The prediction has a mean pLDDT of 76. The RNA shown here (Bacterial RNase P class A) has 367 nucleotides and comes from gamma proteobacterium symbiont of Ctena orbiculata. Rfam family: Bacterial RNase P class A. Rfam classes the family as a ribozyme.
[in-house]
RNA sequence: GGAGUCGGCCGGACAGCCGCUGCGUCACAAUGGGUGCAGAGGAAAGUCCGGGCUCCGACGGGCAGGGUGCCAGGUAACGCCUGGGGGGCGCAAGCCUACGGAAAGUGCCACAGAAAAGAUACCGCCAGCGGCUGCGGCCGCCGGUAAGGGUGAAAUGGUGCGGUAAGAGCGCACCGCGCCGCUGGCAACAGCGGCGGCAGGGCAAACCCCACCCGGAGCAAGACCAAAUAGAGGGACUGACAGGCCCUGGUGCCUGUCGAGUGCGGCCCGCACUGUCCCCGGGUAGGUUGCUCGAGGUGUGUGGCGACACACAUCCCAGAUGAAUGGCUGUCCACGACAGAACCCGGCUUACAGGCUGACUCCCCUC
Numbered sequence: 001g002g003a004g005u006c007g008g009c010c011g012g013a014c015a016g017c018c019g020c021u022g023c024g025u026c027a028c029a030a031u032g033g034g035u036g037c038a039g040a041g042g043a044a045a046g047u048c049c050g051g052g053c054u055c056c057g058a059c060g061g062g063c064a065g066g067g068u069g070c071c072a073g074g075u076a077a078c079g080c081c082u083g084g085g086g087g088g089c090g091c092a093a094g095c096c097u098a099c100g101g102a103a104a105g106u107g108c109c110a111c112a113g114a115a116a117a118g119a120u121a122c123c124g125c126c127a128g129c130g131g132c133u134g135c136g137g138c139c140g141c142c143g144g145u146a147a148g149g150g151u152g153a154a155a156u157g158g159u160g161c162g163g164u165a166a167g168a169g170c171g172c173a174c175c176g177c178g179c180c181g182c183u184g185g186c187a188a189c190a191g192c193g194g195c196g197g198c199a200g201g202g203c204a205a206a207c208c209c210c211a212c213c214c215g216g217a218g219c220a221a222g223a224c225c226a227a228a229u230a231g232a233g234g235g236a237c238u239g240a241c242a243g244g245c246c247c248u249g250g251u252g253c254c255u256g257u258c259g260a261g262u263g264c265g266g267c268c269c270g271c272a273c274u275g276u277c278c279c280c281g282g283g284u285a286g287g288u289u290g291c292u293c294g295a296g297g298u299g300u301g302u303g304g305c306g307a308c309a310c311a312c313a314u315c316c317c318a319g320a321u322g323a324a325u326g327g328c329u330g331u332c333c334a335c336g337a338c339a340g341a342a343c344c345c346g347g348c349u350u351a352c353a354g355g356c357u358g359a360c361u362c363c364c365c366u367c
Stems, first nucleotide, its partner, number of pairs: 001363010012332007020039007041338001045349002048347005053218004065214005070084005085099001086097004100209002105207002107203003122149002124145003128141005157175006176198001177196008222289004233279005239258007260274005296315008333336001
């Protein structure tokens, strides 16, 4: 100097004016005014996991259903994170990994191919027998074989030597595989040694088996205040006259007339309807709460490889509810991406113009 790998941070700046939301404060007195402070994100997103909180249910266990799936640790918990092991990719830094069981059972394996899982032989190779021959071989029958070719994503361990008519774990060595033992490691696993000629193709993000985990619904959860409507418990009051009934009586009840109220757009007539008030109760509209101090941020120290934990100090950091966080002007630059809280928190995933920065790897050049 070039190419790359893995992290961390920022993501327009400054000033003025006018607004919006919350809190404090001041004067009033009224839902407004003055003043001070604060006011979106790294993803507030997708709502995919996990937890807190709330209500309902619940002794415990099981079935069904769902999820997770190498080992150890972290955590409130997780499908997240950290460290490690196995496998794959890369020269490397590093990256990816759904990585339990295929010898419990069932199922599937397109096309091609003889054959796709208990099997087979298309082209071949080889022995025997028969025929022909131009003596090189050729053809037929019957067997052996799976080394070679061919098909396929995948073909019944691989390479080499021996062996054989040709071949074959048929025999041997190494590799692979399985079993046993020892050593190291908490473990996953690794290394070493011995034994077994080798049995068992692949697929479990196919059913399934094994181990572990999971009660349901969600802030429109839930709690409180409370106009109204329906329903209904209690209490108080209930005009005048006439008639009738009950009753020892007071009085009560019923009927009629008059009067009162309401409705039929207004008025008159007419018609229809009607005991009145209060408390309790109920919980719609509306309001209050839940609501933001929290598994919280920052700094230092200690323990740990690390995720993280602990201790001390320090800070308070949106809380709206038709839902605020904006608009205008000026100056500047590299001309500004994705995107807007709605109960809270830990993750994952996805989107993102551009910029800053740390560590590491490989190559080239120079000293």